[in-house]
Context: one part of a larger RNA
RNA sequence: GAGUAGCGUUAAUGCGGGUGAAAAGCCCGCACGCCGUAAGCCCAAGGUUUCCUGCGCCACGUUCAUCGGCGCAGGGUGAGUCGGCCCCUAAGGCGAGGCCGAAAGGCGUAGCUGAUGGGAAACAGGUCAAUAUUCCUGUACCUCGCCGUGAUGCGAUGUGGGGACGGAGAAAGUUAUGCAGGCCGGGUGUUGGUUGUCCCGGUUUAAGCGAGUAGGCGUGCUGCGUAGGCAAAUCCGCGCGGCUUAGCCGAGACGCGACGACGACUGGCCUUCGGGCCGGGAAGCUGCAGAUACUCUGCUUCCGGGAAAAGCCACUAAGCUUCAGUCACGGUGGGACCGUACCGCAAACCGACACUGGUGGGCGAGAUGAAUAUUCUCAGGCGCUU
Numbered sequence: 001g002a003g004u005a006g007c008g009u010u011a012a013u014g015c016g017g018g019u020g021a022a023a024a025g026c027c028c029g030c031a032c033g034c035c036g037u038a039a040g041c042c043c044a045a046g047g048u049u050u051c052c053u054g055c056g057c058c059a060c061g062u063u064c065a066u067c068g069g070c071g072c073a074g075g076g077u078g079a080g081u082c083g084g085c086c087c088c089u090a091a092g093g094c095g096a097g098g099c100c101g102a103a104a105g106g107c108g109u110a111g112c113u114g115a116u117g118g119g120a121a122a123c124a125g126g127u128c129a130a131u132a133u134u135c136c137u138g139u140a141c142c143u144c145g146c147c148g149u150g151a152u153g154c155g156a157u158g159u160g161g162g163g164a165c166g167g168a169g170a171a172a173g174u175u176a177u178g179c180a181g182g183c184c185g186g187g188u189g190u191u192g193g194u195u196g197u198c199c200c201g202g203u204u205u206a207a208g209c210g211a212g213u214a215g216g217c218g219u220g221c222u223g224c225g226u227a228g229g230c231a232a233a234u235c236c237g238c239g240c241g242g243c244u245u246a247g248c249c250g251a252g253a254c255g256c257g258a259c260g261a262c263g264a265c266u267g268g269c270c271u272u273c274g275g276g277c278c279g280g281g282a283a284g285c286u287g288c289a290g291a292u293a294c295u296c297u298g299c300u301u302c303c304g305g306g307a308a309a310a311g312c313c314a315c316u317a318a319g320c321u322u323c324a325g326u327c328a329c330g331g332u333g334g335g336a337c338c339g340u341a342c343c344g345c346a347a348a349c350c351g352a353c354a355c356u357g358g359u360g361g362g363c364g365a366g367a368u369g370a371a372u373a374u375u376c377u378c379a380g381g382c383g384c385u386u
Base pairs, nucleotide, nucleotide: 013031014030015029016028017027018026032383033382034381035380040363041362042361043360046343047342050341051075052074053073054072055071056070060068061067080141081140082339083338084337086119087118088117092113093112094111098107099106100105122139123138124137125136126135142335143334144333145332146331147330148329149328150327151326152325153320154319158315159314160313161312166302167301168300169299172295173294174293177289178288179287180286181285182203183202184201185200186199187198188196204261205260208256209255210254215249216248217247220243221242222241223240224239225238226237228236229235262284265280266279267278268277269276270275303306349358350357365377366376367375
């Protein structure tokens, strides 16, 4: 230079009370303002204690600070069903033998590995200062071992089925959700009118089990034969015949679940005035609108013709055959280990910063409207640290 530029999107603050040495900024309250396909909510990645509580204010915070993602201490993450681990494979990687190469090494069969894919099973309510599909309550489901009863051809790394799949388009049936009415509880003006077709609030309930609907597929059962499925087959395929529409897939609704839970509101006790504990508990229906969600891995159509393997089902081979094994039902026991706090379009991730930048997926209410546009508002969250 200079007490100058600046204090990081112009969403906005004001007042009262509290605490305190001290309050524009902390806490509580009232009013106002801002977002509302978000500036709300839930996951993934990444971060790694930042979460909650108590005590602090040198430093950090673009000012102050009693406050804080700051300092110190203590506390906090509970799973058979969520995800991983596990079983399976894709691209890719590795690669016994093998081929190649002065060496190092390169390629590559079987195989191993490798999810971004396939593979068993849980919902609703309650609860902590901080976790919850994990704890608790209630009601379920899956799988494996053992035991019992009954029945019985069981058996795989092999064979077959299945898993199993593209784009586009269209319609129907539904649900989520919303709106209106009815119902239930409460209110009724202190300013001219308002007992009414008035105002405010509520009207919520899952998985699972049962029976199988709208709709979709066109086979299913059985007899005989059989040169195919690298051996075998009663399985699959193929051929001939008989009887049949039985069979398979399948949302939603309905009933049970639930004489339960929740529930506007209300009563009592305690209180450090933040709140905590205990109890009672109404109605809980109908109609309309309605998805990009479900039926749908469907249907129609097109050419560029749209993973694999295992789990699963069936078949036999070796083998075992009054044993073992398998199937059904019942009983009983097991289901380990790892993740789980918190942020997550951001002051906690990537940008040297509490940085107007960047960051994948899902949900995303009302009025207006074709709409996730626009504007105003719910729930919820904020007023962006002079």
Large-subunit ribosomal RNA, domain III from a soil metagenome, 386 nucleotides, folded computationally.